[in-house]
RNA sequence: AGGGGUGUAGCUCAGCUGGCAGAGCGUUCGCCUCCAAAGCGAGAUGUCGUGGGUUCGAAUCCUUCCACCCCUG
Numbered sequence: 001a002g003g004g005g006u007g008u009a010g011c012u013c014a015g016c017u018g019g020c021a022g023a024g025c026g027u028u029c030g031c032c033u034c035c036a037a038a039g040c041g042a043g044a045u046g047u048c049g050u051g052g053g054u055u056c057g058a059a060u061c062c063u064u065c066c067a068c069c070c071c072u073g
């Protein structure tokens, strides 16, 4: 320099066939307990890496840039 991949909750990741953003773990509160753990119940958590475009509507399609990983030279 060229090519490819990844970026979504605190963590690990689904969702990418455009139409309400989710799961597990964790966390908070409650129940239970002498206290905890386990179990049970309830709750909170997101600029979907960044800017722009297309569209009635974008995590999803196109594109700029950024970070990380891989390949070629």
Stems, first nucleotide, its partner, number of pairs: 001072007010025004019056001027043005049065001051063003